This is a predicted structure of a 522-nucleotide part of an RNA (small-subunit ribosomal RNA, 5' domain) from an uncultured bacterium. The full RNA is in RNAcentral, with records from ENA and SILVA.
[in-house]
Context: one part of a larger RNA
């Protein structure tokens, strides 16, 4: 001198950060991802008209039996309109957010590289969108189960799904030709035949759809170099190492498989075992270097524990599926449901980490033509002296050096300009008024924070100091207490009757809303 700290005593405001380090323990509850009707059929409850019939609403009066009265239109039914709601459909649910279990590795950092690759939305530019066909979900109807959900007929629609045309790149496969090779045979050229596309909506101006092709942007994968400890770890390794074919891959590769050769690593430390995400960077330090990797950014991993595909452009997928285990839950005991290392929040574990708050107003994403809807991301308020900064708890005068503590050689010293006393001020606080920027988009509307920050007035020293320390080290001393007791200690070492070292008082030193102590790291 630092710290995501703790603990001990104290404690007035503000701004800006920060805030579960251990159990990657186990969760109650609510929210964290949906939008699109300008893709599509379906479609509640409301609305508005028609059509109708007196079958008779309110109210009055009643002896309670009705009796008067006479609006308007209800019920159905039909058309419009309407759109709750699910279903199909199409994009996002692979970003955003959390963690660091695992990983000692091309995981991460820094050069390179791929003629060995992929790339939804987006910008460019070219071309094209001809014509059909059969399903099915929603829904209805019967059923079956406790539930979760399931079956069976039966109806329907698309930007849903299939074929046919049409074809530019691509592949394939035929000869042909140029070049290369000794030769099997390679490369490039055109040429034929074979294969594969499409979607429409609407407010009539736009949008979307197909193919190729180039950008961009994210990703893939090879490679040098670097990257902790341990030899009380010395061998290691059969898909192992190469090679020849072949299948997969978006691609290269034993990546996988048949075959065939015996290879590969290693004392420059192979293997094994331990520990760990790594990095810009932070902290220390003159530096060299040492330790660390919270918080911010980037990269990997992971997502109750193993495993494993599917969708898709991207995934072996935190708020998806499937199996298998352990856990919890629900059950009619047949069967089912769930996974906060999202935000709050609870047990539990520790010496220790907050609110089950606001709000989409700002940035950003996510859909959508847009309106908008969603967004525990993000803004923002709440708790905590945790941490940094920055302000206060008052200023000036004021000796008879007051009282009072203490103390003493009894004279007096000391607290002390300290207070009282007089003058002033008024930051926080508090009251009162007024009152933002942050908002930006033609205009116009639109502020969660907030009646906040700030202005401007009132009152009144008014409501605000601790803490450790005083033997040397090391700034600061006396008196009582105790008497190797009690008890202090970072080291040195202090107490056995005159303790400046224990405890108390007074005093004095230093830090100050802190101030010591413990722990760790240079």
């Nucleotide at each position: 001198g630092a710290u995501g700290a703790a603990c001990g005593c104290u404690g007035g405001c503000g701004g800006c950060g920060u805030g579960c380090c251990u159990a990657a323990u186990a969760c109650a509850u609510g929210c964290a991802a949906g939008u699109c009707g300008a893709g599509c059929g379906c479609g509640a409850a409301g609305u508005a008209a028609a059509c109708g019939a007196c079958a008779g609403a309110a109210g009055u009066c009643u002896u309670c039996g009705g009796a008067c009265g006479g609006a308007a239109g209800a019920u159905a039914u039909u058309u419009a309109u309407g759109g709750a709601g699910a279903g199909c459909g199409g994009c996002g649910g692979a970003c955003g957010g959390g963690u660091g279990a695992g990983u000692a590795a091309c995981a991460c950092g820094u050069g390179a590289g791929c003629a060995a690759c992929c790339u939804g939305c987006c910008u460019u530019u070219c071309a094209c969108a001809g014509g059909g066909g059969g399903a099915u979900a929603a829904c209805a109807a019967c059923g079956g189960g406790a539930a979760a959900c399931c079956g069976u007929u039966g109806c329907u629609a698309a930007u849903a799904c299939c074929g046919c045309a049409u074809a530019a790149c691509a592949u394939a496969u035929a000869a042909u030709g140029u070049c290369g090779g000794c030769a099997u045979c390679g490369a490039c050229a055109a040429u034929a035949u074979a294969u594969c596309a499409a979607a429409g909506a609407u407010u009539u101006a736009u949008u979307g759809g197909u193919g190729a092709a180039a950008g961009a942007u994210g990703g893939g994968c090879u490679c040098g170099c670097g990257u902790c400890c341990g030899a009380u770890u010395a061998g290691u390794u059969a898909g192992u190492u190469g090679g020849u074919g072949a299948g997969g891959u978006a691609a290269u590769g034993g990546c996988u498989c048949a075959c065939c050769a015996a290879g590969a690593c290693c004392a420059c430390g192979a293997u094994c075992g331990g520990u760990a995400g790594c990095c810009g960077g932070a902290c220390u330090g003159a530096g060299a270097g040492g330790u660390u990797g919270a918080a911010c950014g980037g990269c990997c991993a992971c997502a109750u524990u193993g495993g494993g595909a599917c969708u898709g452009a991207g995934a072996c997928a935190c708020g998806g599926c499937c199996c298998a285990g352990a856990c919890u839950c629900c059950u009619a005991c047949g069967g089912g449901a769930g996974g906060c290392a999202g935000c709050a929040g609870u047990a539990g574990g520790g010496a220790a980490u907050a609110u089950u708050g606001g709000g989409c107003a700002a940035u950003g994403g996510g859909c959508g033509a847009a309106a908008g809807c969603c967004u525990g991301a993000c803004c923002c308020a709440g708790c905590a002296a945790c941490g940094c900064c920055g302000c206060g708890u008052g200023a000036a005068g004021g000796a008879u050096g007051a009282a009072g503590g203490u103390u003493u050689u009894c004279g007096g010293a000391u607290u002390g300009u300290a207070a009282a006393c007089u003058u002033c001020u008024u930051u926080g606080g508090u009251c009162a008024g007024g009152g933002a920027c942050g908002a930006a988009a033609c205009a116009a509307a639109u502020g969660a924070c907030g009646g906040u920050a700030c202005c401007u007035g009132a009152a009144g020293a008014a409501c605000a100091a601790g803490c450790c320390a005083c033997g040397g080290c090391u700034a600061a001393c006396u008196a009582c207490g105790u008497g190797c007791c009690a008890g202090c200690a970072g080291c040195c070492g202090c107490g056995g009757u005159a303790a400046u070292a224990c405890g108390u008082a007074g005093g004095u030193g230093g830090c100050g809303a802190g101030c010591g102590u413990u722990a760790u790291c240079c």